[in-house]
Predicted 3D model of a 102-nucleotide RNA (Purine riboswitch aptamer) from Falsibacillus albus.

């Protein structure tokens, strides 16, 4: 100098992952353009716009509407995404021992 390998981490340690709950943002909202369906339909492409913000901007259920035209309404039920807090767990990594080998 220090292997394996044991203990701790619930008297005090970091960092990362995952999962669970919560905060913030955003109202999964809002405007425009092109195209596409047509009561067994009600969409799809793109642009803006909204957050001290990265993405998303949909999905279903129900109501209603629109008598075949181009245009949808309310409502209710889900997130995902970025950040922070907290629990949990799991991995490093650290302490604390241990002492193979040289």
């Nucleotide at each position: 100098u220090g292997a394996a390998u044991a203990u701790c981490g619930u008297u005090u340690g970091u960092u990362u992952u995952c999962u669970a709950a919560u905060g913030u943002a955003u109202a999964u909202a809002c405007c425009u353009g092109g195209g596409a369906a047509u009561a067994u339909g009600g969409c799809u492409c793109a642009g803006g716009c909204g957050u001290c913000u990265c993405u998303a901007c949909c999905g279903g259920a129900u109501c209603a509407c629109c008598g075949u035209a181009a245009a949808u309404c309310a409502u209710c039920c889900g997130a995902c995404u970025a950040c922070g807090u907290c629990a949990g767990a799991a991995a490093a990594c650290g302490a604390u021992g241990g002492g193979a080998a040289a």
The coordinates come from a structure-prediction model, not an experiment, and the mean pLDDT is 78. RNAcentral holds the sequence, with entries from Rfam. NCBI's taxonomy places the organism under Bacteria, Bacillati, Bacillota, Caryophanales, Falsibacillus.